[in-house]
Context: one part of a larger RNA
């Protein structure tokens, strides 16, 4: 762990080890109108608000699982041939034009999903020209390449670089399970030259050339397995382990592929094939819980279709804010650990009630705006003061504190032959049964069953399984 019997309270932690089996339903990733045109609602209007679409950023984080993987996967140390959105340092620039596509209008097709013709239009969407300090290419001459605006005080963007930070890719020494009843393995295989390709070194890929490379220091093959910090045990050396939490890796119905992008070959994106499920007007379509709950199934066995964004953190936004099954909490379970209780003592040294007295308090931290002071190179930032405005807790019927009520609400389980603490009576008569081992039972059984008594633990006790 599970099961059996029993069960009062609290704290704290954990909770599908099996079918990476299939999933009804709801939710789990959005946000920006201070990029853009349009539409709508309220209003007399000014204006305010909402938003399907274009556009930007984020959906590569966060969350899950351990299938695969014996591998540069992981741990630790080193390395050079790289990229890096947002952040930060610093140096320049931010000029002139153009053509579209959604939305919208209108027509058509379809059961639906959706598709399609014509016409109009905006932009921080797209394209061209100019310019080029620095950048890139070149042996050199020379050549190539950019931008986007918005409100206008200033701010925030955009573009080309530079240094950093962070993150990531790559190479490599060493460590990392069992089997030799697996002994030979290998053809892009091993190396070279050249080319292609990549952000980047490289047979990564290709052409040509050479014939190498690995292996009893265990190659290859087979089986098993995510790795680590850790965890358990042990005096230690070791042995076992990899739940929770943290780091890395792999995967996302099965297999394959690329697109976009700083970053993916992408769990809640796309395409193809397959199995399965669903819808269909039979022409064709839709889906992917190893997210959180929950269902069926499997199993000895593992929880609520809960509350909230108040806190911490994340995405977007100038902000207000919106979103967040991350998270914070609550619910269930003696599953583990810890604590407590299930009673105990006392009694006039005058309780409770009644009456009198009234010390003290009567609101604060926070946010934001303005002013001022301080700090400073600075009008940046932080902090103090004054004034104005102004909210806020899911948990929570919380914890905690005070008063009161009423003995009121609370004990079981296993064992008692020896090992091993604890004994008698009755029943049974090698039967019924017990049993971890030795062994008990055939008529006085401390060993079976019951009772009385006792022993050990105690909200637990016993059995079983695994490991040291």
């Nucleotide at each position: 762990u599970a099961c059996g019997c029993u069960g009062g309270c609290g704290g704290c932690a954990c909770g599908c080890c099996u079918a990476a089996c299939a999933c009804a339903u709801g939710c789990a990733a959005g946000u920006c109108g201070a990029g853009c045109g349009g539409g709508g609602u309220a209003g007399c209007a000014a204006u305010a608000c909402c938003u399907a679409g274009c556009g930007g950023c984020a959906g590569a984080c966060g969350g899950g699982u351990g299938c695969g993987u014996a591998a540069c996967a992981u741990g630790u140390g080193g390395g050079a041939a790289u990229c890096u959105g947002c952040c930060u340092u610093u140096u320049g620039g931010u000029u002139c034009g153009g053509a579209a596509c959604a939305a919208c209008a209108u027509g058509g097709g379809g059961a639906a999903a959706c598709c399609u013709g014509u016409g109009c239009u905006a932009a921080u969407a797209c394209c061209g020209g100019a310019u080029a300090a620095g950048u890139c290419c070149u042996a050199a001459c020379g050549g190539a390449g950019a931008a986007a605006g918005u409100u206008u005080u200033a701010a925030u963007g955009c573009u080309a670089g530079u240094g950093g930070a962070u993150g990531a890719g790559c190479c490599u020494g060493c460590g990392u399970c069992g089997g030799a009843u697996u002994a030979g393995c290998u053809a892009g295989u091993u190396g070279g030259u050249g080319a292609g390709g990549u952000a980047a070194a490289g047979g990564c890929u290709c052409a040509c050339c050479a014939a190498g490379g690995c292996g009893a220091c265990g190659a290859u093959c087979c089986g098993u397995a995510g790795c680590u910090g850790u965890u358990c045990u042990g005096a230690g050396a070791g042995g076992a382990u990899g739940a929770u939490c943290a780091g890395c890796c792999a995967c996302a119905c099965u297999g394959g592929g690329a697109c976009u992008g700083a970053g993916a070959c992408a769990c809640g994106g796309c395409c193809c094939a397959g199995a399965c499920u669903c819808c269909u007007a039979c022409g064709g379509g839709a889906g992917g819980c190893a997210g959180c709950a929950g269902u069926g199934g499997g199993g000895a066995a593992u929880a609520u279709u809960g509350c909230a964004c108040a806190a911490u953190g994340g995405g977007c936004g100038a902000a207000a804010g919106c979103c967040u099954g991350a998270u914070g909490c609550a619910g269930c379970c003696a599953u583990a650990c810890c604590g407590c209780g299930u009673g105990u003592g006392u009694g006039a040294a005058g309780a409770a009630g009644g009456c009198c007295u009234u010390a003290g308090g009567g609101a604060a931290a926070g946010g934001u705006u303005a002013g001022u002071c301080u700090u400073u190179a600075a009008u940046a930032u932080c902090g103090g003061c004054u004034a104005g405005c102004u909210g806020u807790g899911a948990c929570g019927u919380u914890a905690c504190c005070c008063a009161c009520a009423g003995a009121a609400g609370a004990a079981g389980g296993a064992c008692c032959g020896g090992c091993u603490a604890a004994c008698u009576c009755c029943g049974u008569g090698c039967c019924a049964g017990c049993a971890g081992c030795c062994g008990c039972g055939g008529u006085a059984a401390u060993a079976c069953g019951g009772a009385g008594g006792g022993u050990c633990c105690a909200a637990g006790c016993g059995u079983u399984a695994a490991u040291c």
This is a predicted structure of a 468-nucleotide part of an RNA (small-subunit ribosomal RNA, 5' domain) from an uncultured prokaryote.
The RNAcentral record of the full RNA draws on ENA.
Its Rfam family is "Bacterial small subunit ribosomal RNA".
Model confidence (mean pLDDT): 82 of 100.